[in-house]
Context: one part of a larger RNA
């Protein structure tokens, strides 16, 4: 000095991660997810589906277009293309795959699958979805310094169902001698109390302080079809109302009624229609597309290839978020602050009509959830120990003069509540998805993927699974000439610069030359 390699410096079209919700289902009207095909030239990703990088209509927008993909031919388009919202057509095969048989993503056929509903016309179900949710099933490694109860842990997996959240939920519930008032979640109580080869560990609850809030209907006791749905009719905007026929329903449809200071049927007095619901069209509001509107230097000089830089002067600012432009731009471009927009739909109010009634006293008679409470025993399960909750087997109440708790059993008082049907927002959890953000990661980092990445590849198969960014402002990608089969190379020509395509920068290992010193 050069080569080789690609650290390291810069950079982002990629991750992560966190909140927020303005999203939370998609599917026989054939999903999800593939297979095949589709271009004038088409391997491959993306888009479409024989109408096949598209086809209709409405809107928005305006000079250019014919995806990535910069080529060559052809062509569309101010008669508004091409892009961008909303509907809409078409939409091969395969797949729940559903006419029958295959797995050869084909073949044969031709009103066609299975279940369940209904007389029939017709309705419904499957199938799929990252977590998170119930629920039914349920380990082992570990720790106990070994192991068997224990403990890991009702955890991981596995299976069945749901829903945008599920589950829980209106006290046979706590309290404790004062009192609270459904549930969930947070914090606290508290590593307490309890359990535990009382080992190793494991572990509430009440009270309190908060989010957030809402509470109603059966069955009975009376009444006996007064109800319900489907069609048609009549009025009506419509809900409705009234009629007729069909079905449902006396194994009761509706009406009444739903509780503990006991409360309802009943019996009797008085009172009337308030709530809450449902309702076209019309009118005000909100919400939600693509988009519009949107201030002020493209002054001077100077450096430089370029000005946004640097020096002098000036504007605007409800805009000095950020990007982008040949270096660093409030004032060139995009855009930001503020604003406006609406096809058609939901949501709310208004208003019109339509459904739709409570209070008091009385106590004679009835009613008030049964193989339940309860009680033995065996399992589990739980801090729950004789006192958590469930299960099996056995036994088995009472009915208001009643029944269940109140942390051992029995009694008594006292205190509280009322089980054996049923529905319930909201506070919570999670993020496939959308939006916005970071004292986050910067290509051996950050997802496994910044690239044709679940690609290529490896495996029969489950699966496993990579490397691989970066010329330059701008292709201006090197025309001619020389030399060569070709790469290479040598002028020459482009830049600011060869940055020369193995392309920014260009480190060390390593490996050649040439100088010098040794030998």
């Nucleotide at each position: 000095a050069g080569g080789u390699g690609g650290a390291u410096g810069a950079c982002u079209g990629g991750g992560c991660u966190c909140a927020a919700g303005a999203g939370g289902c998609c599917g026989a009207c054939g999903a999800a997810g593939g297979g095949u095909g589709u271009g004038a030239c088409a391997a491959g990703c993306u888009g479409c589906a024989g109408u096949a990088a598209g086809c209709u209509u409405c809107g928005g927008c305006g000079a250019g277009c014919c995806g990535c993909a910069u080529g060559u031919a052809g062509g569309c388009u101010u008669u508004g293309a091409a892009c961008c919202g909303g509907a809409g057509a078409u939409g091969c095969c395969c797949g729940a795959a559903u006419g029958a048989g295959a797995c050869u993503u084909c073949u044969c056929a031709a009103u066609a699958a299975a279940u369940c509903c209904g007389a029939a016309a017709g309705g419904a179900u499957a199938g799929g979805g990252a977590a998170c949710g119930c629920a039914g099933g349920g380990a082992a490694u570990u720790g106990a310094a070994a192991c068997g109860u224990c403990u890991u842990a009702g955890u991981a997996c596995c299976u069945g169902c749901a829903g945008g959240a599920a589950a829980a939920g209106a006290a046979a519930u706590c309290a404790a001698a004062c009192g609270a008032g459904a549930u969930g979640c947070u914090g606290u109580u508290a590593g307490u109390a309890a359990g535990a080869g009382c080992g190793a560990c494991c572990g509430a609850a009440c009270a309190c302080a908060g989010c957030a809030a809402u509470a109603g209907g059966c069955a009975a006791a009376c009444c006996g079809a007064a109800u319900c749905u489907u069609g048609c009719a009549u009025g009506g905007a419509a809900a409705c109302a009234u009629g007729c026929a069909a079905g449902g329903g006396a194994u009761g449809u509706g009406g009444u009624g739903u509780u503990a200071c006991a409360g309802g049927a009943c019996u009797g007095u008085c009172u009337u229609u308030u709530a809450g619901c449902c309702u076209g069209u019309g009118c005000c509001a909100g919400c939600c597309a693509a988009c519009g509107a949107g201030a002020a230097g493209u002054g001077c000089g100077c450096u430089g290839g370029a000005a946004a830089g640097c020096g002098c002067u000036g504007c605007c600012a409800a805009a000095g978020a950020g990007g982008g432009u040949g270096a660093u731009a409030g004032c060139c471009c995009c855009g930001u602050a503020u604003u406006g927009g609406u096809a058609g739909a939901c949501u709310g109010g208004c208003g019109u009509g339509g459904u739709g009634u409570g209070a008091c006293a009385g106590a004679a008679u009835c009613c008030u959830g049964a193989g339940u409470a309860g009680c033995g025993u065996c399992u589990c399960u739980u801090g729950g120990a004789g006192a958590u909750g469930a299960g099996g087997c056995g036994u088995g109440a009472a009915u208001u003069u009643g029944g269940g708790a109140g942390g051992c059993a029995u009694c008594a008082a006292c205190u509280u509540c009322c089980a054996a049907c049923c529905u319930u927002a909201a506070a919570u959890a999670c993020u496939u998805c959308u939006u916005g953000a970071g004292a986050c990661c910067g290509a051996u980092a950050g997802c496994g993927u910044a690239c044709a990445a679940g690609u290529a590849c490896a495996g029969c198969g489950a699966u496993g699974g990579a490397a691989a960014g970066u010329u330059g402002a701008a292709a201006a990608g090197a025309a001619c000439c020389c030399u060569u089969a070709a790469c290479a190379g040598g002028g020459a020509g482009u830049u600011a610069a060869a940055a020369g395509a193995c392309u920014c920068u260009g480190a060390a290992a390593c490996c050649u030359a040439c100088u010098a010193g040794u030998c």
A computed fold for a 519-nucleotide part of an RNA from a Candidatus Woesearchaeota archaeon, annotated as large-subunit ribosomal RNA, domain I. The source organism's lineage runs through Archaea, Nanobdellati and Candidatus Woesearchaeota. RNAcentral holds the full RNA, with entries from ENA.